[in-house]
Context: one part of a larger RNA
RNA sequence: GAUUGAACGCUGGCGGUAUGCUUAACACAUGCAAGUCGAACGGUAACAGAGGAUAGCUUGCUAUCCUGCUGACGAGUGGCGGACGGGUGAGUAACGCGUAGGGAUCUACCCAGCUGCGGGGGAUAGCCCGGUGAAAACCGGAUUAAUACCGCAUACGACCUUCGGGUGAAAGGGUGCCUCUCCUUGGAAGCAUUCACAGUUGGAUGAACCUGCGUCAGAUUAGCUAGUUGGUAGGGUAAUGGCCUACCAAGGCGACGAUCUGUAGCUGGUCUGAGAGGAUGAUCAGCCACACUGGGACUGAGACACGGCCCAGACUCCUACGGGAGGCAGCAGUGGGGAAUAUUGCGCAAUGGGCGAAAGCCUGACGCAGCAAUACCGCGUGUGUGAAGAAGGCCUGCGGGUUGUAAAGCACUUUCAGUAGGGAGGAAAGGUUAUAAGUUAAUAGCUUGUAGCUAUGACGUUACCUACAGAAGAAGCACCGGCUAACUCCGUGCCAGCAGCCGCGGUAAUACGGAGGGUGCAAGCGUUAAUC
Numbered sequence: 001g002a003u004u005g006a007a008c009g010c011u012g013g014c015g016g017u018a019u020g021c022u023u024a025a026c027a028c029a030u031g032c033a034a035g036u037c038g039a040a041c042g043g044u045a046a047c048a049g050a051g052g053a054u055a056g057c058u059u060g061c062u063a064u065c066c067u068g069c070u071g072a073c074g075a076g077u078g079g080c081g082g083a084c085g086g087g088u089g090a091g092u093a094a095c096g097c098g099u100a101g102g103g104a105u106c107u108a109c110c111c112a113g114c115u116g117c118g119g120g121g122g123a124u125a126g127c128c129c130g131g132u133g134a135a136a137a138c139c140g141g142a143u144u145a146a147u148a149c150c151g152c153a154u155a156c157g158a159c160c161u162u163c164g165g166g167u168g169a170a171a172g173g174g175u176g177c178c179u180c181u182c183c184u185u186g187g188a189a190g191c192a193u194u195c196a197c198a199g200u201u202g203g204a205u206g207a208a209c210c211u212g213c214g215u216c217a218g219a220u221u222a223g224c225u226a227g228u229u230g231g232u233a234g235g236g237u238a239a240u241g242g243c244c245u246a247c248c249a250a251g252g253c254g255a256c257g258a259u260c261u262g263u264a265g266c267u268g269g270u271c272u273g274a275g276a277g278g279a280u281g282a283u284c285a286g287c288c289a290c291a292c293u294g295g296g297a298c299u300g301a302g303a304c305a306c307g308g309c310c311c312a313g314a315c316u317c318c319u320a321c322g323g324g325a326g327g328c329a330g331c332a333g334u335g336g337g338g339a340a341u342a343u344u345g346c347g348c349a350a351u352g353g354g355c356g357a358a359a360g361c362c363u364g365a366c367g368c369a370g371c372a373a374u375a376c377c378g379c380g381u382g383u384g385u386g387a388a389g390a391a392g393g394c395c396u397g398c399g400g401g402u403u404g405u406a407a408a409g410c411a412c413u414u415u416c417a418g419u420a421g422g423g424a425g426g427a428a429a430g431g432u433u434a435u436a437a438g439u440u441a442a443u444a445g446c447u448u449g450u451a452g453c454u455a456u457g458a459c460g461u462u463a464c465c466u467a468c469a470g471a472a473g474a475a476g477c478a479c480c481g482g483c484u485a486a487c488u489c490c491g492u493g494c495c496a497g498c499a500g501c502c503g504c505g506g507u508a509a510u511a512c513g514g515a516g517g518g519u520g521c522a523a524g525c526g527u528u529a530a531u532c
Base pairs, nucleotide, nucleotide: 001532002531003530004529006528007527008526009525010524013379014378015377016376017375018374019372020371021337026335027334028333030332031331032330035080036079037078040077041076043073044072047071048070049069050067051066052065053064054063055062056061057060087290088289089288096215097214098213099212100211101210102209105207106206110203111202112201113200114199115198116197118152120150121149128141129140130139131138158167159166160165172195173194174193175192176191177190181188182187183186216262217261218260223253224252225251228250229249230248231247232246233245234244235243265287266286267285268284269280270279271278272277292313293312294311295310296309315326316325317324318323343369345368346367347366351365352363353362354361355360382412383411384410385409392403393402394401395400416473418468419467420466421465422464426459430454431453432452433451434450435449436448437447438446439445476521477520478519479518480517481502482501483500487516488515489514490513491512497504498503
């Protein structure tokens, strides 16, 4: 000199953009943070509509009851998603990360191709009934559905094979049409279309594994290792492999630092520096690890799973003492620790994600707002004129000098803040109507395109623009012995004090304290800490 996720002291007008528990991976009250699908299913607890019955009567309204008939929908079965998104850095010196490669693998949803989607069965939740219990909850009985579950058939290709053969699938739903068949308000079958479903190949994406090289300090750590190193056979896995087991051999690593100990998430980057380097790893992005502590598996395409399950432990809470419940290193917020770090806010309008055919629902991701000079950037606190060089202050050699064009006065301007009015963009979608093309028996329906109409904003009193009034509301901090820009007076008298270094202070202190003046930065200025 530059820099910081900074803190402290004094001071403080506005805006934009960023950033904000570095300490206790300490403990957590409360609310929210993962749901969705009725176009898979049986249904109907609530709300609304419709129909029916009864009663009251103001004769078309009110009340009660019934009917899932309709919009919808509590609880439940089922599907998909809760493995993403979000947090933290405790552990880890490691194939963890970075980089360059490899072959023995899997991959839901998505895209493309091929082949199918035939025929059956038995349960079970819910609802209902009953029992025990303080409650949470638990138990029993009967009954019922499915895209839930299980067989049979079929098998282009798939897997296994002794190449003869063997093994293994599936599910339906929505919408439209009644031209043909059957019952006849209209439906069933059928046809069409669309979304699903099963098998398989390839792709895409994601994931798993292996290897070379690189990746902190200590030798006051020199030897370490029995599944240890290799082989054979088997098991296991999606897959290679001592990954595991049996047998056999006796190997393997190490001064090019093994082992042990300490410290630490790694990287892109960031800071500094002319560079080489050094320091660092907040925010943002990639990877990894963790989710009260330790262990375990289940489900699933994917987890050994933050807001899932089981066991053990510590802690906290409820209890009628029999027994139960919990996990903020999600967003806010509380206590504690600390020099120190924010709101128990608004919204799904945008972007993205989950589910859904869609409308839509959910989303503390995200978009915004609030707080903080924490940082960077921008703007303002007025402009011109004005010598009687006013008054006052300070100094003085008593003549004057300085503060100082500074003020007052006169003439202007109105950024920002204030008040009032106008006012973009972030909005694309979506819905509906018409129309064209494709599909089709069809002018339905569905898909795609075009046009018209309608309609969606948390921020928001938005940005921005215009008008109004009045200099009106807006300057401090540090320093002035040398380094280092800037000097005098008073007080003090080796005292009180200053100090980054040299050093000042013991009666004329430009170095202490105050004042006047000056210098430097400026909504900041200094100090402390830390890095180069």

About this RNA: Small-subunit ribosomal RNA, 5' domain from a metagenome, 532 nucleotides, folded computationally. The prediction has a mean pLDDT of 84.